[in-house]
A computed fold for a 1492-nucleotide RNA from candidate division WS6 bacterium GW2011_GWE2_33_157, annotated as small-subunit ribosomal RNA. It matches the Rfam family "Bacterial small subunit ribosomal RNA". NCBI's taxonomy places the organism under Bacteria, Bacteria candidate phyla, Candidatus Dojkabacteria.
RNA sequence: AUGAGAGUUUGAUCAUAGCUCAGGAUGAACGUUGGCUGUGUGCCUAAGGUAUGCAAGUCGAACGGUCUUAUUCUGAAUUCCAAAGACUUCGGUCAAUGGUUUUCUAUUUAAGAUAGUGGCAAACGGGUGAGUAACACGUAGGUAACUUACCUCAAAGUCGAAAAUAGCUCGUCGAAAGGCGGGGUAAUAUUCGAUAGUCUCUAUUUACUUCGGUAUUUUAGAGUAAAGCUUUUGCGCUUUGAGAAAGGCCUGCGUCCUAUCAGCUAGUUGGUGAGGUAAUGGCUCACCAAGGCUAAGACGGGUAGCUGGUGUGAGAGCACGGUCAGCCACCGCGGAACUGAGACACGGUCCGCACUCCUACGGGAGGCAGCAAUUAGGAAUCUUGCGCAAUGGGGGCAACCCUGACGCAGCGACACAGCGUGGAGGAUGAAGGUCUUCGGAUUGUAAACUCCUUUUAUAUGGGAAGAAUAGAUGACUGUACCAUAUGAAUAAGGACCUGCUAACUACGUGCCAGAAGCAUCGGUGAUGCGUAGGGUCCAAACGUUAUCCGGAUUUAUUGGGUGUAUAGAGAUGCGUAGGCGGUUUGAUAAGUCUUGAGUUAAAGACCUCGGCUCAACCGAGGGAGAGCUUUCGAAACUAUCAGACUUGAGACAUAGAUGGGUGAACGGAAUUCCGAGUGGAGUGGUAAAAUACGUUGAUAUUCGGAGGAACAUCAGUGGCGAAGGCGGUUCACUGGCUAUUGUCUGACGCUAAGGCUCGAAAGCGUGGGUAGCAAAACGGAUUAGAUACCCGUGUAGUCCACGCCGUAAACUAUGGAUGCUAGGUGUUUGGUAUGACUAUUUUUUAUCUUCGGAUUCUAAGUAGAAGUACUGAGUGCCGCAGUUAACGCGUUAAGCAUCCCACCUGGGAAGUACGGCCGCAAGGCUAAAACUCAAAUGAAUUGGCGGGGACCCGCACAAGCGGAGGAGCGCGUGGUUUAAUUCGAUGGCAAUCGAAGAACCUUACCAGGGUUUGACAUGUAUCUGCAUAUCUUUGGAAACAUAGAUAGCCUUCGAGGGUGAUACACAGGUGCUGCAUGGCCGUCGUCAGCUCGUGUCGUGAGAUGUAGGGUUAAGUCCCGAAACGAGCGCAACCCCUAUCCCAUGUUAUAUGUGUCUUGGGAAACUGCCUCGGUAAAACGGGGAGGAAGGUGGGGAUGACGUCUGGUCCGCAUAGCCCUUAUGUCCUGGGCUACACACGCGCUACAAUGGUCGGUACAAUGGGCAGCCAAGCCGUAAGGCGGAGCUAAUCCUUUUCGCUAGUAAUCGUGGAUCAGCCAUGCCACGGUGAAUACGUUCUCGGGUCUUGCACACACCGCCCGUCAAGCCAUGGAAGUAGGUGAUACCCGAAGGUGCUCCGCUGUUUACAGUGGGGUGACGAAGGUAACGCUUAUAACUGGGGUUAAGUCGUAACAAGGUAGCCGUAGGGGAAUCUGCGGCUGAAUUACCUCCUU
Repeated sequence: AUGAGAGUUUGAUCAUAGCUCAGGAUGAACGUUGGCUGUGUGCCUAAGGUAUGCAAGUCGAACGGUCUUAUUCUGAAUUCCAAAGACUUCGGUCAAUGGUUUUCUAUUUAAGAUAGUGGCAAACGGGUGAGUAACACGUAGGUAACUUACCUCAAAGUCGAAAAUAGCUCGUCGAAAGGCGGGGUAAUAUUCGAUAGUCUCUAUUUACUUCGGUAUUUUAGAGUAAAGCUUUUGCGCUUUGAGAAAGGCCUGCGUCCUAUCAGCUAGUUGGUGAGGUAAUGGCUCACCAAGGCUAAGACGGGUAGCUGGUGUGAGAGCACGGUCAGCCACCGCGGAACUGAGACACGGUCCGCACUCCUACGGGAGGCAGCAAUUAGGAAUCUUGCGCAAUGGGGGCAACCCUGACGCAGCGACACAGCGUGGAGGAUGAAGGUCUUCGGAUUGUAAACUCCUUUUAUAUGGGAAGAAUAGAUGACUGUACCAUAUGAAUAAGGACCUGCUAACUACGUGCCAGAAGCAUCGGUGAUGCGUAGGGUCCAAACGUUAUCCGGAUUUAUUGGGUGUAUAGAGAUGCGUAGGCGGUUUGAUAAGUCUUGAGUUAAAGACCUCGGCUCAACCGAGGGAGAGCUUUCGAAACUAUCAGACUUGAGACAUAGAUGGGUGAACGGAAUUCCGAGUGGAGUGGUAAAAUACGUUGAUAUUCGGAGGAACAUCAGUGGCGAAGGCGGUUCACUGGCUAUUGUCUGACGCUAAGGCUCGAAAGCGUGGGUAGCAAAACGGAUUAGAUACCCGUGUAGUCCACGCCGUAAACUAUGGAUGCUAGGUGUUUGGUAUGACUAUUUUUUAUCUUCGGAUUCUAAGUAGAAGUACUGAGUGCCGCAGUUAACGCGUUAAGCAUCCCACCUGGGAAGUACGGCCGCAAGGCUAAAACUCAAAUGAAUUGGCGGGGACCCGCACAAGCGGAGGAGCGCGUGGUUUAAUUCGAUGGCAAUCGAAGAACCUUACCAGGGUUUGACAUGUAUCUGCAUAUCUUUGGAAACAUAGAUAGCCUUCGAGGGUGAUACACAGGUGCUGCAUGGCCGUCGUCAGCUCGUGUCGUGAGAUGUAGGGUUAAGUCCCGAAACGAGCGCAACCCCUAUCCCAUGUUAUAUGUGUCUUGGGAAACUGCCUCGGUAAAACGGGGAGGAAGGUGGGGAUGACGUCUGGUCCGCAUAGCCCUUAUGUCCUGGGCUACACACGCGCUACAAUGGUCGGUACAAUGGGCAGCCAAGCCGUAAGGCGGAGCUAAUCCUUUUCGCUAGUAAUCGUGGAUCAGCCAUGCCACGGUGAAUACGUUCUCGGGUCUUGCACACACCGCCCGUCAAGCCAUGGAAGUAGGUGAUACCCGAAGGUGCUCCGCUGUUUACAGUGGGGUGACGAAGGUAACGCUUAUAACUGGGGUUAAGUCGUAACAAGGUAGCCGUAGGGGAAUCUGCGGCUGAAUUACCUCCUU
């Protein structure tokens, strides 16, 4: 406990490779729609600007005051009432006294409030992610190098004194903000003194020590404290130690892209000393030294807050870092410090800058990246809400106050989760909709209708927990929840329906409108567009867009590749770093393995349990966790150290092969040139020519000479070299390789980034040289043109020396090293063994002898040697296993493995631009992007094609005969004309074709005139009459209209049949689409082919069968073979014909076995002979016999299919269109036109003839109102007019038919038809030839093979310039910004150094404090010259792209000159030419090799 694929390149296939889709996710947005609840979540853009309110205060138990209230007491004033008494003008007036109201003043006490001094807090909490690539963060450590207010614990203490200052008051300046001066005042504010040690410092001592230091040691000296308030179980204050919690600093490791950023750095690196800090430290300063970092990526540039985690994924990974939590940084921008335990401080201070606001113009004020809110920006993100009830924070003894932290509510379907929009029954399968084959189907139990329920929504009533308590205290909130009431009542949409991908029909549209994620859809039957019906999938959501992961093994650690698809650097020759590394012993324990411990925050994830009715959500517990640190062990492997070994590697000795390299000398053949001789008209060149050379004597030929370059034969898939490359001979110097045996060193090795070196041809520089060849150039041809191919000249160059260049198809398109894994057969060069045989020396035997010697035999030795066997090193071919997409590779691997390096990641843009480096230049090396396409590519398959090859056939050519193209005429067609000249057929496969008969008709066309249920069919309804026929009137061209006359129905009596009229359904259409179709036909082609089943081979498309050897008219037959069989074709069966037989019989005949008619049968099969053929055959040649001989001659018969061939005007038919007309009737006209062009024919051009007369012999076929004999009449059935040609032969050119009873020629008949423009067509017989050597060529076809970039298939494909539109981009005189660093100038605030002057304290040589001047530092600013970067630009360069533009035709076939690579020159353009290279060229011949 877990990995799914699909579409798209092709005619099809496999592979490679990209693009696209299905899944999940989101702080989302947009479109359509929208019932409820809970829980979360909500400026991703402008760290842009902000009105208004709030977000940090609190303490009166620190302080002096002030104010208010109450109270106490003193005094003064005051309102009103009462009033003894006195006076009176009798109205009243004055008034002790008592009470009452209010105010002020001084006082006592209490409570409350509070501006200021003072304390604590304000450094937390909140926001944001601009900056930052850094000890910022994460993780693990260190701090013996440090700090810590409040809190806790412990020890000790809290004595005495003093001078000020705010508030306040007086005066004064200012618009304000605010300030100045005089006076006086308090403290837990400030200062001084005393005292203290378990404190600090200095020195000393002891102990420990990792030797750096440390403190639990001793002694001596010096120095520093404090604050009170309250009367309460109180709160403080000072010193010291410890704790808790927090912070500072340091270190190891980890942490994005870029090398088109390669060198960076002066406080830089280190030291000594000093300063500074809580503390280490160049943190700062003085001096000294010259260091430090960097290819394991410094420095620079770009981007970015980091993490827990989140999304996805089988995982490894990849992407992200919003909400929550930890850390960091920032709070308009830049700088700075002050206060403080803590800040260099979001709601503090100072200065500068920008912006905004106020102003009396003099000056001032401000900082929402706190919560709300506003504006701007944007596709886009909320309320100027309630409350401190809870949790937490600050202050306070406390009560309490403050708290936009927080708790709640509001807004938003933004997300997740839950619930609902009703349930059961209900067929006449209602109506309506849609489709229809008109039968029906479907929507659909869906609805209606009946019964039921009330979640939800609404209303009413009740009503918590959250509160911690003895009591009080709830924003949310009358909320959650409960009960009751009414009634199916309040509640469904969105996308999709060609394939991928679940779901189909109709109508509309007609490459239009539109769709599309990809493939693609749409040009008249669109399941793809739009609408509708139906269906599918989701569902309060559904789609679209954007982004991330996945699929994608498409960057491959897991888990890819590099011969030909992208990819092995030209050599990898030398070699650095790095990586990897033989055998063996021991040690160590870094890697590795193992045990334990620490950490890995919480949240999240996983498991279990629990709380909200469930779930989402929340709570509790548990387990797990990579990594890092540490620890006890192990010792096989790697590593390190030490020792040993010889097999890897190397050295020495001997031998061998070699076009290996460099230099020098020499040689002969040939070309050219020069001189001389001979000679006399051409030569040369080509497909053919011309330019050119030549009577001033060429070419040819002979002799002599000069000069340069290259080295025939040998010569060979033979040799050598790292590659490029190397070839006459000799010499000198020199490199590597191989073999054998022995000795030595003892892993010394392999690979190799960067680096160094070499590196064909072309090209460049300087100086030579130049015979031949030959870019450029000139001329001649060819051609439409010919800047080419061909020809004639010819300069650079080719050659040499020296120096550059550094690239090629630099190829085996194959990196190097090592090991392993069947063989066979060549070849080069070695080694070992053997060795026929040969030569020779010595010796021995024998014979002959011309006595010189010759021959022979024995033994020993030396030299050579074909061959054989084994064994090295190279170099070829075939081939098993294996491998590969296939082709192929296969001990010389592309097999099996290990190590190292280089390189690839869709096509194009592009090996291009920019930048850098190199080069004298040409250029080389390194090397993108925008944009654009859905492919590009490899191998193999089947076809088709080739100005590829082989074989074969055909009246295909050739050999012949006769025609056509010239003439006249006929017919058909085009064109033109016309009112119309109806329509169709258009290379072969239209054109005497449809049409086997256009004067009317035909007839479809035109003009005019009629008609509208119709000229023709069926049905329904109604109506009335009766059919109907004949004749006549008028108008008219007729159709038709009109008016009369005469004759006159059937019937079962049902208005039945028939007929007419009217109205409706409908008729009708030679109207369109042959590219919607059937049927029929043409054509390749009467060519020999086309397929299937099973089997086998191949991953597969496919192959085999059906290739091969023979043979045939034939895929006909035979042989053979991984095929065996079968089908459609071929052949045969059918018809006619030639011979005979049998039967038949009208006519004819004197008769008949004749001819003939009809019907049936026989006969021919390579059967027989011979030759060839072969293993045997098939079969072929010849012959006999026969009427006929090798399918006897004709016909019918036409495989799978092709031509989207022809026909909707023969017929049929789908859809569309017309319906008083595109129907129908009639008259007339047209289809017959006529400058012209083409096709098919007839007649001719004459003596092989014309004309006249005579004569003989056929077959097929037709005919009853049809054929029509003899005979007769008529000049005749044509005439008139006109035109043209006309002796014979030969030559040139294009083209058609025909191979035997054929061509040619002669007549005859028939269909259609009233007649006929028929010379046409279809048939019939008569007379009756010539020629075929042969397959080179032309055309067509078949089979095999080969190449292909073609598959709509060569009428294919396709390249480049030019012209036009659009798009992005490079260069560019410049222009405008941004940014970085440098030099100098200026220099705010600020702390600090120096100096001067005050003040305070009298420990006056001290301490504190204030001010002035000044030095260095110092932000912003300025000046100058630069670097980088962005935007833009006249003009300009190429690139891409766009149904039908121009010029050519470069490539693909031998692509018509084989192509391509590098280089150089030329040209409108593809491209051409030179030099060298490659085969990724065909074809033929030869050589070599292999297999059988």
The RNAcentral record of the sequence draws on ENA and SILVA.